[in-house]
This is a predicted structure of a 72-nucleotide RNA (transfer RNA) from Candidatus Taylorbacteria bacterium RIFCSPHIGHO2_01_FULL_44_110.
Rfam family: tRNA. Rfam's curators write: Transfer RNA (tRNA) molecules are approximately 80 nucleotides in length. The family's RNA type in Rfam is transfer RNA.
Its mean pLDDT, the model's own confidence on a scale to 100, is 80.

RNA sequence: CCCCUCGUAGUUCAAUGGAUAGAACAGCGGACUUCUAAGCCGUUGAUGGAGGUUCGAUUCCUCCCGAGGGGA
Numbered sequence: 001c002c003c004c005u006c007g008u009a010g011u012u013c014a015a016u017g018g019a020u021a022g023a024a025c026a027g028c029g030g031a032c033u034u035c036u037a038a039g040c041c042g043u044u045g046a047u048g049g050a051g052g053u054u055c056g057a058u059u060c061c062u063c064c065c066g067a068g069g070g071g072a
Stems, first nucleotide, its partner, number of pairs: 001071007010025004018055001027043004048064005
């Protein structure tokens, strides 16, 4: 310098054009318990940034940022 893949909650992952972005663990609250833990009930929290296409973008396109891999 060129090519490819990826970036979603504190963490690990879903959702590949459609209505409210979903789950597990973690966190918080409740109930239970002599107390704690586990299990139970409830609950907070996320699309890397900017622009474009579209009636509608997590999804498609461009640029930038970051992570990984390959080539020279």